[in-house]
Predicted 3D model of a 94-nucleotide RNA (SAM riboswitch aptamer (S box leader)). The prediction has a mean pLDDT of 84. Its Rfam family is "SAM riboswitch aptamer (S box leader)". About the family: The SAM riboswitch is found upstream of a number of genes which code for proteins involved in methionine or cysteine biosynthesis in Gram-positive bacteria.
RNA sequence: ACCUUAUCAAGAGUGGUGGAGGGAACGGCCCUGUGAAGCCCGGCAACCUGCAAGCGCAAGGUGCCAAAUCCGGCGGUGAGACGAAAGAUGAGGC
Numbered sequence: 001a002c003c004u005u006a007u008c009a010a011g012a013g014u015g016g017u018g019g020a021g022g023g024a025a026c027g028g029c030c031c032u033g034u035g036a037a038g039c040c041c042g043g044c045a046a047c048c049u050g051c052a053a054g055c056g057c058a059a060g061g062u063g064c065c066a067a068a069u070c071c072g073g074c075g076g077u078g079a080g081a082c083g084a085a086a087g088a089u090g091a092g093g094c
Stems, first nucleotide, its partner, number of pairs: 002093007013041001015040003021031003026072003042065003047061003050057002069086001074083002
């Protein structure tokens, strides 16, 4: 990189540092010097491991911490709901 599969409307900062970007891409629409990204700390969650043993815990491995995956594109409908695609994350495979 590719394949399979599960999940994606909940949750998480009045911190430090840093100084201009960020929200995957495109089209929108937003966030941002009342301080973006990144890094540190903090936190959330419970996919895997672990412990426990019915529904739990949160130590380890990931992940995540504006807005539904921020919205849209394709199908569907009177309009929707919904589904698909694409994407993200985990676990497994090759």